RNA sequence: GCUGGUGUGGCUCAGUCGGUAGAGCAGCUGAUUCGUAAUCAGCAGGUCGCAGGUUCGAAUCCCGUCACCAGCU
Repeated sequence: GCUGGUGUGGCUCAGUCGGUAGAGCAGCUGAUUCGUAAUCAGCAGGUCGCAGGUUCGAAUCCCGUCACCAGCU
C1' cells in the first nucleotide's frame, strides 16, 4: 500500500428484504426476609464509531474517514 471482517445502552450480543432500537447480565426502586443472598414486580440508561449523500423514512443502501482484527504485498 491492497483486500476482507468487526464497530449498536456499563458489559456480551440480536436487529433477514429500509418503516421510527431490543434481549441477557450489571445498576436503581419496591415486595418478600430478623438481615443478606435468591426470587418476584417495576424503573432508568444507547438514536447505532465519526461525517456526508440517497429516500417521505437509514443501524440497515452509497461515498469518505477513524479504530481494532485477519490475510496479501

Predicted 3D model of a 73-nucleotide RNA (transfer RNA) from a Clostridia bacterium. It matches the Rfam family "tRNA". Rfam links the family to the GO term triplet codon-amino acid adaptor activity. It is annotated as a transfer RNA. The coordinates come from a structure-prediction model, not an experiment, and the mean pLDDT is 81. It was read from a public genome assembly.